The part of an RNA shown here (large-subunit ribosomal RNA, domain I) has 539 nucleotides and comes from a Patescibacteria group bacterium. The prediction has a mean pLDDT of 80. It matches the Rfam family "Bacterial large subunit ribosomal RNA". Gene Ontology terms of the family: ribosome and structural constituent of ribosome.
Context: one part of a larger RNA
RNA sequence: GCUAAUGGUGGAUGCCUUGGCAGUUUGAGCCGAAGAAGGACGCGUGUCAAAGCGCGAAAACAACGAUGAGUCCUUAAACAGACGUUAUCAAUCGUUGGUUUCCGAAUGGGGCAACCCACUAAUGUGCAAACAUUAGUAUCCCGACCUUGCGUCGGGAUGGGUACCUGGGGAACUGAAACAUCUCAGUACCCAGAGGAAAAGAAAUCAUAUGAGAUUCCGUAAGGAGCGGCGAGCGAAAGCGGAGGAGCCUAAACCCCGAUUUAGUCGGGGGGUUGCGGGACCACAGAAGGGAGUUUUUCUUUGUAAAAAAAAGGUCUGGAAAGGCCUGCCAGAGAGAGUGACAGCCUCGUAUUUGAAACAAAGAAAAACCUCGGUGGGUUUCCCAAGUACCACGAGGCACGGCAAACCUUGUGGGAAACUGGGUCGGUCACGAUCCAAGGCUAAAUACUCAAACUGACCGAUAGCGAACUAGUACCGUGAGGGAAAGGUGAAAAGCACCCCGUUAAGGGGAGUGAAAUAGAUACUGAAACCAUUAGCUA
Numbered sequence: 001g002c003u004a005a006u007g008g009u010g011g012a013u014g015c016c017u018u019g020g021c022a023g024u025u026u027g028a029g030c031c032g033a034a035g036a037a038g039g040a041c042g043c044g045u046g047u048c049a050a051a052g053c054g055c056g057a058a059a060a061c062a063a064c065g066a067u068g069a070g071u072c073c074u075u076a077a078a079c080a081g082a083c084g085u086u087a088u089c090a091a092u093c094g095u096u097g098g099u100u101u102c103c104g105a106a107u108g109g110g111g112c113a114a115c116c117c118a119c120u121a122a123u124g125u126g127c128a129a130a131c132a133u134u135a136g137u138a139u140c141c142c143g144a145c146c147u148u149g150c151g152u153c154g155g156g157a158u159g160g161g162u163a164c165c166u167g168g169g170g171a172a173c174u175g176a177a178a179c180a181u182c183u184c185a186g187u188a189c190c191c192a193g194a195g196g197a198a199a200a201g202a203a204a205u206c207a208u209a210u211g212a213g214a215u216u217c218c219g220u221a222a223g224g225a226g227c228g229g230c231g232a233g234c235g236a237a238a239g240c241g242g243a244g245g246a247g248c249c250u251a252a253a254c255c256c257c258g259a260u261u262u263a264g265u266c267g268g269g270g271g272g273u274u275g276c277g278g279g280a281c282c283a284c285a286g287a288a289g290g291g292a293g294u295u296u297u298u299c300u301u302u303g304u305a306a307a308a309a310a311a312a313g314g315u316c317u318g319g320a321a322a323g324g325c326c327u328g329c330c331a332g333a334g335a336g337a338g339u340g341a342c343a344g345c346c347u348c349g350u351a352u353u354u355g356a357a358a359c360a361a362a363g364a365a366a367a368a369c370c371u372c373g374g375u376g377g378g379u380u381u382c383c384c385a386a387g388u389a390c391c392a393c394g395a396g397g398c399a400c401g402g403c404a405a406a407c408c409u410u411g412u413g414g415g416a417a418a419c420u421g422g423g424u425c426g427g428u429c430a431c432g433a434u435c436c437a438a439g440g441c442u443a444a445a446u447a448c449u450c451a452a453a454c455u456g457a458c459c460g461a462u463a464g465c466g467a468a469c470u471a472g473u474a475c476c477g478u479g480a481g482g483g484a485a486a487g488g489u490g491a492a493a494a495g496c497a498c499c500c501c502g503u504u505a506a507g508g509g510g511a512g513u514g515a516a517a518u519a520g521a522u523a524c525u526g527a528a529a530c531c532a533u534u535a536g537c538u539a
């Protein structure tokens, strides 16, 4: 060196699953000065420190309901001590209430967060000094009041929230096989704001010679029309089919009242809201009805605890029966999980049925209040949203890169009309069609997250979430931030009494437990590399 066997080391593989991942259905969706989110420090009988979970000096307190024979949180056993055992109610679960230290927007002032130091008033103790307790004392905005002040009073805001939403700003790598227009992309990111959704929304919209009738979302139209160093690429809309369906209120003219003041305006009430133009105005009528609004009552359903719930024995193997064999039974229950191997009939459950003192949600009905709410005629007069429409220049948005470029927004300048009016119909003009800008509100269908139940030709510990274990932990970094490894004895600890060697070790040998100890806590299985021992072979 080689071969074989037996070991050691090592932790692959197999099996397993407490944990993840993706979805379906149903439900829920803001919290906060009445002090949040997030934390610090404590409490949860003692021995008894730590982590987790819950709670706050009332640290499992009270009421009500359900359950209940055990309990004093878990990891986590033992001892000590205590409470309770059929409801006079220990403990557990649910609903409601109470308490809720300190920091934190943090808000009396300060500060190196969880600490320090005050002032005012009241109360208590005290002769007093003082101490204790309770309440108040931040800034900004709005309103009211007058004494007009660094005034008083009242109200609001501040901060947080994974993702979703709206607005204000806004890249580059990249692609174009280089690169500059272009693309990536109005993406990432920053800022502000809102809500359980947000935004949008009741036509100065589309359409085209027929017509449709707010918005949003899905499918299609369609990778077709178009845009494009006509490169790379970008890429609609109408229409059609669905989900959902809901429409309203002001300004003005005119009338009345009030204020100030003398010429115009302001405030309040009525009126009024439209495009086959409407309203004011004139004439007639004057209450049926509607509401997305508030409150109360009643009822129904659902949820937040729960309750009842059928039916099997023998024998064989085995450590163990749920397995084999034999003979039965239940089934509105043969979903599933557990039990010493595979259980409809052992346990928990399951089908089905029943159930709420309290609280919440939805729906229905009734009542009260609030609120909305007519018809006709005529065309003389009045009104119908102004630095607006529109134009020029410069930009941006529209699928559309100034393009033959309409439309929408607007930085600068100019600047209308008043229904015989005005916008749009992709240059412009005519004819025609259609709509009524320059004020506002508006559920649902949609997005996202969470919870519960369920599902998976999803993973099975180098996988699946970063995390099946003390996981956003240990550790790294001044910090922003980065960020692991690590699962499995056995059915049950029955966790090796006792003896021997050894240092009162480590470790081992007997003995014992167990089905098994080469299952002995580094523990299921236990591959390979690697290291030995024994036997053999060989120059």
Base pairs, nucleotide, nucleotide: 001537002536003535004534005533006532007531008530014524015488016487019459020458021456022455023454024453025452026451027450028449029448030160031159038103039102040101041056042055043054044053045080046079047078050075051074052073061097062096063095064094065093066092070083071082072081108117109116110115118137119136120135121134122133123132124131125130138158139157140156141155142154143153144152145151146149164195165193166192167191168190169189175182179229205212206211216243217242218241219240220239226234227233247441248440249439250385254270255269256268257267258266259265275419277384278383279382280381282376283375284374289372290371291370293369294368295367296366297365298364299363300362301361302360303359304358306354307353308352312327313326314325315324316323328345329344330334336348337347338346390414391413392412393411394410395409396408397407400426421436422435423434424433425432475482476481498510499509500508501507
The full RNA is in RNAcentral, with records from ENA.